[in-house]
Context: one part of a larger RNA
């Protein structure tokens, strides 16, 4: 290569859109490139196989025939794939009605704490730790009241709850906008996957220009300690916030499990609708029907959890959200260091990111 994997042994790309390519619903016509069968001619000669013959026998050698397999030629088939036309609706889209959701981006507003300031009361400690000390205080601290300043984060509500393609997303209001869930009418395979490629991507870190309340890499002191470049204290500078919708493009970016589609048990939780069913409450009436509210339980549709049967699996586990039964597609792995290291290349302002060997050991 092949074969065979890839949740925990090597091994799913961080996530999505999508180009080419792969691969694709029903049914009916045409065609006949692909297949399929027949048929021609070429693939020199040896060699190769298979009979028979020289030699007594292997090996040789002679002679004869011969399968595939390739390109060609001519005649049919028409199940499948292709192509083309015509239709359909179960996929998938689209609009319409409606209700939920911490999806997104902007903008305005609010309340509690922390810190600093002022002012007034006071009067000796305060903070700190196992104990201490650095520290802060008569220049009046800590503490109380009052009153302004900024700046971040939004208690309770809060969950095994919700939303998002992922990263992620929670004070209140509103403006723009996105997605999912129902049904109805329409459009009629418009689909899935996706090599390149584009976008989005926690924290940390860059630049440039505001911002600094708290905390807090570096750093300074004090302490532990043999030592203490740590862990504990007490300061504090980056940074955290914001704005260029600026760069970087990485994480145990994990569900350590790629998308998509079909099939394959039980039960539970929660979301929405329901011209299903029953019971409850008031209202109105002579009653009866009617409308509404809430509660149960069904259904139809999706999200989630638990735990098992059949299978699976080396086990551990997984189990309808599958690691099960099968199809499509694309990533990836191939014995451990050496090494995600050199060099090359691209990409980045830098850090450094991506693609990525080999001698050598064993």
């Nucleotide at each position: 290569c092949u074969g065979g994997g890839c949740g925990u042994a090597a091994a799913g790309g961080g996530u999505c859109c999508g180009u080419a390519g792969a691969c694709u619903g029903u049914a009916a016509a045409a065609u006949a490139a692909g297949u399929u069968a027949u048929u021609u001619g070429u693939u020199a000669a040896a060699u190769u196989u298979u009979a028979a013959a020289g030699c007594c026998u292997c090996a040789c050698u002679u002679u004869a025939a011969a399968c595939a397999a390739a390109c060609u030629u001519u005649u049919a088939a028409u199940a499948c794939u292709g192509u083309u036309u015509u239709a359909c609706u179960a996929g998938a889209g689209u609009u319409u009605u409606a209700u939920a959701c911490a999806g997104a981006a902007g903008a305005a507003u609010a309340g509690a704490a922390u810190u600093u300031u002022a002012u007034a009361u006071g009067a000796a400690a305060g903070a700190g730790u196992a104990a201490a000390a650095u520290c802060u205080a008569a220049a009046g601290a800590u503490a109380u009241a009052u009153a302004a300043a900024g700046g971040a984060a939004u208690g309770u509500c809060a969950a095994u709850a919700g939303c998002g393609a992922a990263g992620g997303c929670a004070a209140u209001u509103u403006u723009u906008u996105g997605g999912u869930a129902a049904a109805a009418a329409c459009u009629g395979a418009c689909g899935u996957u996706g090599a390149g490629g584009g976008a989005c991507g926690a924290a940390a870190g860059u630049g440039u220009g505001g911002g600094g309340a708290g905390c807090a890499a570096a750093u300074a002191g004090g302490a532990u300690u043999a030592g203490a470049u740590a862990c504990c204290c007490u300061a504090g500078u980056a940074g955290u916030c914001c704005a260029c919708u600026a760069c970087u493009g990485u994480a145990a970016a994990u569900u350590c499990u790629g998308a998509g589609u079909g099939c394959u048990g039980u039960a539970a939780u929660u979301u929405a609708a329901u011209a299903u069913a029953a019971a409850u409450u008031a209202u109105c009436u002579u009653a009866a029907a009617a409308a509404a509210u809430u509660u149960u339980a069904g259904u139809u549709a999706g999200a989630u959890u638990a735990u098992u049967a059949a299978g699976u699996u080396a086990a551990c586990a997984c189990u309808a959200u599958a690691a099960g039964c099968a199809c499509u597609u694309c990533g990836c792995c191939u014995g451990a260091g050496g090494a995600g290291u050199a060099c090359g290349g691209u990409c980045g302002c830098a850090a450094g990111a991506u693609u990525g060997g080999a001698a050598c050991u064993c």
Molecule: small-subunit ribosomal RNA, central domain
Organism: Gracilaria vermiculophylla